Model confidence (mean pLDDT): 84 of 100. A computed fold for a 72-nucleotide RNA from a Candidatus Micrarchaeota archaeon, annotated as transfer RNA. It matches the Rfam family "tRNA". From the family's description: Transfer RNA (tRNA) molecules are approximately 80 nucleotides in length. Lineage of the source: Archaea > Nanobdellati > Microcaldota.
RNA sequence: GGGCGGUUAGCUCAGCGGGAGAGCGCCUGCCUUACAAGCAGGAGGUCGUAGGUUCGAAACCUACACCGCCCA
Numbered sequence: 001g002g003g004c005g006g007u008u009a010g011c012u013c014a015g016c017g018g019g020a021g022a023g024c025g026c027c028u029g030c031c032u033u034a035c036a037a038g039c040a041g042g043a044g045g046u047c048g049u050a051g052g053u054u055c056g057a058a059a060c061c062u063a064c065a066c067c068g069c070c071c072a
Stems, first nucleotide, its partner, number of pairs: 001071007010024004018055001026042005048064005
């Protein structure tokens, strides 16, 4: 230098162009002598950045940034 994959909640990851989610973790309550487990509820997100397409973009297109793999 070239090619491919990835970037979404604290962590691991889903997500047919129209509702942003799950598990674990965290907080509160119930339960218990107490803790854990269990049950109920809750908080938490500029969807890597900037443009473009579209009535509408996490998703499609372009560039860039970062991480990983391969080729040179």